This is a predicted structure of a 106-nucleotide RNA (THF (Tetrahydrofolate) riboswitch aptamer) from a bovine gut metagenome. It matches the Rfam family "THF (Tetrahydrofolate) riboswitch aptamer". About the family: Tetrahydrofolate (THF) riboswitch was first reported for Ames et al. as an RNA motif in 5' untranslated (5'-UTR)regions of folate transport and biosynthesis genes in Firmicutes genomes.
[in-house]
RNA sequence: CAGAGUAGGAACAGCGCGUAAAGUGUUACAGGAUGGGAAGUUGCCUGUAAACGAAAGACACCGGCCGAAAGGCUCAGGAUCUGCGGUGCUGUAUCCGCAUCCGCUG
Numbered sequence: 001c002a003g004a005g006u007a008g009g010a011a012c013a014g015c016g017c018g019u020a021a022a023g024u025g026u027u028a029c030a031g032g033a034u035g036g037g038a039a040g041u042u043g044c045c046u047g048u049a050a051a052c053g054a055a056a057g058a059c060a061c062c063g064g065c066c067g068a069a070a071g072g073c074u075c076a077g078g079a080u081c082u083g084c085g086g087u088g089c090u091g092u093a094u095c096c097g098c099a100u101c102c103g104c105u106g
Base pairs, nucleotide, nucleotide: 001106002105003104008095009094011092012091013090014089015088016087017085018084019083026050027049028048029047030046031045032044036102037101038100056082057081058080061078062077063074064073065072066071
């Protein structure tokens, strides 16, 4: 002198959760983690409080009800399918990437 590496964003995939509204998002306050070390801002996470706030549809397989039976009814009992949610986790690849001091690689 040059370089690598945190957190994080969006995309895709898988598995879930909710759709009987939790979650997400917003604001305020408090706390926490954050290149190997020190220190710390943006950002991130957690908690509390407040206000706001949503997309459902199909299916009779099990169950339930009616019926002598055949069969019928019931989807807010369970399951399934398609959606929906500024939804959670994990993975993939990608984008961005910590002033300052020390360290690391060349």